This is a predicted structure of a 75-nucleotide RNA (transfer RNA) from a Candidatus Woesearchaeota archaeon.
Lineage of the source: Archaea > Nanobdellati > Candidatus Woesearchaeota.
RNA sequence: AGCGGGGUAGGGCAGCUAGGAGUGCCCGCAGGGCUCAUAACCCUGAGGUCGGAGGUUCAAAUCCUCCCCCCGCUA
Numbered sequence: 001a002g003c004g005g006g007g008u009a010g011g012g013c014a015g016c017u018a019g020g021a022g023u024g025c026c027c028g029c030a031g032g033g034c035u036c037a038u039a040a041c042c043c044u045g046a047g048g049u050c051g052g053a054g055g056u057u058c059a060a061a062u063c064c065u066c067c068c069c070c071c072g073c074u075a
Stems, first nucleotide, its partner, number of pairs: 001074007010027005020058001029045005051067005
């Protein structure tokens, strides 16, 4: 330098193909239940500039352009 994959809640992911409410899963965190008590288990809740900027659109995590970061391959 070229090509491919990835960046979404404190951590790990799905959602993108085919635009329509930040939609959802596991762990963690907070509160409650259960227990003599803790763990486990059950219920509830908080927590998201969806890497950044711009564009298209009534509407963008999703489509387009540029840039940044991580991983891999080739030279």

Its mean pLDDT, the model's own confidence on a scale to 100, is 80.